RNAcentral holds the sequence, with entries from MGnify.
Predicted 3D model of a 116-nucleotide RNA (SAM riboswitch aptamer (S box leader)) from uncultured Robiginitomaculum sp.
Of the family's consensus pairs, 97% are formed in the model.
The organism belongs to Robiginitomaculum, within Bacteria.
RNA sequence: CUCAUCAAGACCAGUGGAGGGAUAGGCCCUUUGAUGCUGGAGCAACCUUUGAAACACCUAUCUGUGUUUCGAGAAAGGUGCUAAGUCCUACGCCCGCUUUGCAGGUGAUAGAUGAG
Numbered sequence: 001c002u003c004a005u006c007a008a009g010a011c012c013a014g015u016g017g018a019g020g021g022a023u024a025g026g027c028c029c030u031u032u033g034a035u036g037c038u039g040g041a042g043c044a045a046c047c048u049u050u051g052a053a054a055c056a057c058c059u060a061u062c063u064g065u066g067u068u069u070c071g072a073g074a075a076a077g078g079u080g081c082u083a084a085g086u087c088c089u090a091c092g093c094c095c096g097c098u099u100u101g102c103a104g105g106u107g108a109u110a111g112a113u114g115a116g
Stems, first nucleotide, its partner, number of pairs: 001116006011040005019029003023090004041082003046078002048074003051070007086110001091107004096102002
């Protein structure tokens, strides 16, 4: 940089001692011990892998290879994750109302994770 996904799911112990939830505002979590680190456990199924189907290719044939798909199976390996929808909002558009505003929908931006 490109692509895909982001309303589900999954916590204990030790350590340590004041901040943390990316940014801003809001709202939350936190001395009933947060964030972090370590160990164990778990969740999920991106990579992986099994099966099935379709298509393409190779071969004399058997077979083999590649791509795509599936509310399909697995979880040994590589990542990831285990407060709150990515906690909510942020910029634009649509729409409703009791219109300095508020609610709802949708797309973008930003962010996170994976694969290349």